The prediction has a mean pLDDT of 76. Fluoride riboswitch aptamer (crcB RNA motif) from an uncultured Opitutaceae bacterium, 79 nucleotides, folded computationally. The model forms 100% of the base pairs in the Rfam consensus. Rfam family: Fluoride riboswitch aptamer (crcB RNA motif). Gene Ontology terms of the family: positive regulation of gene expression and response to fluoride.
RNA sequence: CUGAACUCAGGCAAUGGAUUCUGCCUUCCCGCAAGGGUAAACUGCACGGCUCGCCGUCGCUGAUGACUCCUGCCAGUCA
Numbered sequence: 001c002u003g004a005a006c007u008c009a010g011g012c013a014a015u016g017g018a019u020u021c022u023g024c025c026u027u028c029c030c031g032c033a034a035g036g037g038u039a040a041a042c043u044g045c046a047c048g049g050c051u052c053g054c055c056g057u058c059g060c061u062g063a064u065g066a067c068u069c070c071u072g073c074c075a076g077u078c079a
Base pairs, nucleotide, nucleotide: 009026010025011024012023013022016070017069018068020066021065028037029036030035044060045059046057047056048055049054050053
């Protein structure tokens, strides 16, 4: 200096919050330091079109990645 693994920590998983669990990511630059910037994970699905990453639909599901609870919204019933 480079690579890998482990531990700790942080971040992310198509609409809010929390516990637990699961998966994924954690790069680089400046700075004496504090710190600042930045990358990654992530940004739903179906069908069709085409210039291949965009467009269209009088298409669909859902406040969960998963379980549970709370909050908000919608529908129905009862008082």